[in-house]
RNA sequence: AAUACUCUUCGGGGUUGGGUGAAAUUCCUAAUCGGCGGUGAAAGUCCGCGAGUCCCAUAAAAAAUAUGGGACCGAAUCUGUGAAAUUCAGAUACCGACGGUAAAGUCCGGAUGGAAGAAGAGAAUA
Numbered sequence: 001a002a003u004a005c006u007c008u009u010c011g012g013g014g015u016u017g018g019g020u021g022a023a024a025u026u027c028c029u030a031a032u033c034g035g036c037g038g039u040g041a042a043a044g045u046c047c048g049c050g051a052g053u054c055c056c057a058u059a060a061a062a063a064a065u066a067u068g069g070g071a072c073c074g075a076a077u078c079u080g081u082g083a084a085a086u087u088c089a090g091a092u093a094c095c096g097a098c099g100g101u102a103a104a105g106u107c108c109g110g111a112u113g114g115a116a117g118a119a120g121a122g123a124a125u126a
Stems, first nucleotide, its partner, number of pairs: 002125001005122006017029003031106002033096002035049004044094002052072008076092005098109003
C1' cells in the first nucleotide's frame, strides 16, 4: 500500500406574523427547509442511491417479522463569468411518502427504528 473479513462511532432540516372559522402550526396570506455518492467547478430540481408505497418467493407461513427479488417513486429555466458550471453569481420559478387531525414538506406517530453512506479500529494473508 492492496484485498476480503470483523467491530465501533456518526449518519435530515424547517410555520415567525396576520386573516377566516366552533375547530386549522393543515385553508388563505406571508414565511421557512433541503439526506448520501457522482459529475471538467460547489446541485432539493442533472446522473444514480437511500428513504417511502405495493407485489412475489423462502422460513410450519394466515397476520406480523426476517432474508432475497421485482414494480412504482417529486421538482428549473434564463442571463452572466469562465478552459470547464442545468452545480457559481444575478433573476424568476418549481417540488416534497404513509397514518392521525379542519385538507400538513415544516405538528403528532411508526421512529430510543431503518438506511444510502462517512470516519475510525482490529486481527489475518500475500
A computed fold for a 126-nucleotide RNA from an Elusimicrobiota bacterium, annotated as FMN riboswitch aptamer (RFN element). The model forms 97% of the base pairs in the Rfam consensus. The RNAcentral record of the sequence draws on Ribocentre. Its mean pLDDT, the model's own confidence on a scale to 100, is 79. Its Rfam family is "FMN riboswitch aptamer (RFN element)". From the family's description: The RFN element is a highly conserved domain that is found frequently in the 5'-untranslated regions of prokaryotic mRNAs that encode for flavin mononucleotide (FMN) biosynthesis and transport proteins.